[in-house]
Context: one part of a larger RNA
RNA sequence: UUGGGUUUAAAGGGAGCGUAGGCCGAAGGUUAAGCGUGUUGUGAAAUGUAGUCGCUCAACGGGUGCACUGCAGCGCGAACUGGCUUUCUUGAGUGCGCGGAAAGUUGGCGGAAUUCGUUGUGUAGCGGUGAAAUGCUUAGAUAUGACGAAGAACUCCGAUUGCGAAGGCAGCUGACUGUAGCGUAACUGACGCUGAUGCUCGAAAGCGUGGGUAUCGAACAGGAUUAGAUACCCUGGUAGUCCACGCGGUAAACGAUGGAUGCUCGCUGUUUGCCAUAUAUGGUAAGUGGCCAAGCGAAAGCAUUAAGCAUCCCACCUGGGGAGUACGCCGGCAACGGUGAAACUC
Numbered sequence: 001u002u003g004g005g006u007u008u009a010a011a012g013g014g015a016g017c018g019u020a021g022g023c024c025g026a027a028g029g030u031u032a033a034g035c036g037u038g039u040u041g042u043g044a045a046a047u048g049u050a051g052u053c054g055c056u057c058a059a060c061g062g063g064u065g066c067a068c069u070g071c072a073g074c075g076c077g078a079a080c081u082g083g084c085u086u087u088c089u090u091g092a093g094u095g096c097g098c099g100g101a102a103a104g105u106u107g108g109c110g111g112a113a114u115u116c117g118u119u120g121u122g123u124a125g126c127g128g129u130g131a132a133a134u135g136c137u138u139a140g141a142u143a144u145g146a147c148g149a150a151g152a153a154c155u156c157c158g159a160u161u162g163c164g165a166a167g168g169c170a171g172c173u174g175a176c177u178g179u180a181g182c183g184u185a186a187c188u189g190a191c192g193c194u195g196a197u198g199c200u201c202g203a204a205a206g207c208g209u210g211g212g213u214a215u216c217g218a219a220c221a222g223g224a225u226u227a228g229a230u231a232c233c234c235u236g237g238u239a240g241u242c243c244a245c246g247c248g249g250u251a252a253a254c255g256a257u258g259g260a261u262g263c264u265c266g267c268u269g270u271u272u273g274c275c276a277u278a279u280a281u282g283g284u285a286a287g288u289g290g291c292c293a294a295g296c297g298a299a300a301g302c303a304u305u306a307a308g309c310a311u312c313c314c315a316c317c318u319g320g321g322g323a324g325u326a327c328g329c330c331g332g333c334a335a336c337g338g339u340g341a342a343a344c345u346c
Stems, first nucleotide, its partner, number of pairs: 003318004007300002012314001014201004021194003025088007033081002035077008048066003052062003091191001092188003095184004103177007110154001114150008125136002162169002206247006216240001220236004258313006266291012295302002319346003328339004
C1' cells in the first nucleotide's frame, strides 16, 4: 500500500456550519471527452518468446516470426459515465393553516429551607459518633416565637416524559431569537448528500480582571481511629461553588454505535398532531421505549431508532509495553492542549 475492519477485541472526530473535492432523481434530444471496435503510423537495437541453424552437448551465438499489453491519427457505435439542451416532480425548499415543548438570551416576581443579626420565652446543656473527643454554651447556647438581612437552589407535579446539533436544559411570568413536526387542490424545479483545510459552539475543574460569598467545601488546622493514618469518620475552614467580561478546549464529551438515502416479519406501551367512526376504538405521520422473526454477529446481543440488505462521502485502526511519552512545530497568561515518533524489550 492493498485487503480486512471500527457497540464490547486496535479503531467513529465532542458537536454543528461549510470551502475545495467526491458522489448525485425521472423522461427526451444532441455531442462523442471517458468507453468499445476497426484500421494506419510508430513502439531503435539488445532483452523476452516460438520454431530453426552453428560450436561434439549445453551455456553461448546466428537468423526468422511474434510480442513489446504503449502513444498518436482517421473511421464507426452510443448502452453506461461526462458535456450541452428541453421537459418533469417523487428528492430538496418556499407559501398558507395548525400547533405541543425543562430549546436559547435577557428582565421582573415568588414561597419553603439554610445561615446570620435584633428581640421575647426558657434553663443546662447542645452537637457529633461504632464509641468518643475537638467544637458551641450561664457573657444564657440548643429548643421555640416574632421581626429583619443575604446568597444560592427551585420540593410536589415528574414520567423508560419533553426540547436541543452536541455540551446541555426544570419555580412563575414578560420581551426577543431559533427549530423539529403535522395538514395542504398552491409555488420553485434537482436548487441535493457528504465534507479534508477552515470557522463556530463545547460539562466539570482551571486561569485573568472586577463583584458577590448563604450553603457546601479541595488545600489547611484540630479531634478520633490505627502499629502508623499525610485517609476513610467528626469539628472548623481558604480557594472554589454564584454573577459580568475574557481565556482555556478537555471528559466513560457514551448509544463506548459518524452523516445521508432507500428497502426488509410481527406484537405491545408512550408523546405530539391529523383523519374516520362515535365516546371507545380504528387508521395515519413524526418522535420515544420494551419484546421478538428472518438476517447478521466470535459471542454477549442487534433486530424498521439495525450491529440486517445496499449506495455515497468523511474520520479512524493495523501486536503488547516504551507512550499519548521525547523532540520539533502550532496554540495558550499559565495550567496545559493539538500534532506525535524511535531505540530498546516481550

A computed fold for a 346-nucleotide part of an RNA from an uncultured bacterium, annotated as small-subunit ribosomal RNA, central domain. The coordinates come from a structure-prediction model, not an experiment, and the mean pLDDT is 86.